[in-house]
RNA sequence: GGGCGUGUAGAUCAGCGGAAGAUCGCCUCAUUUGCAAUGAGGAAGUCGUGGGUUCGAAUCCCACCACGUCCA
Numbered sequence: 001g002g003g004c005g006u007g008u009a010g011a012u013c014a015g016c017g018g019a020a021g022a023u024c025g026c027c028u029c030a031u032u033u034g035c036a037a038u039g040a041g042g043a044a045g046u047c048g049u050g051g052g053u054u055c056g057a058a059u060c061c062c063a064c065c066a067c068g069u070c071c072a
Base pairs, nucleotide, nucleotide: 001071002070003069004068005067006066007065010024011023012022013021018055026042027041028040029039030038048064049063050062051061052060
């Protein structure tokens, strides 16, 4: 330098055009002498960045950035 892949909540990941969810973690409450476990509730997201297409984009297209991988 070129090809391919990945980028979504604190972490690990779903979501393949009608607009964001799971598990763990975190906070509050209940239960306990207390902790854990359990139950109930809650917070946390410019969906890597910037454009484009569309009535509508996390999703399709283009460029760029970061990381991984292969080739040179």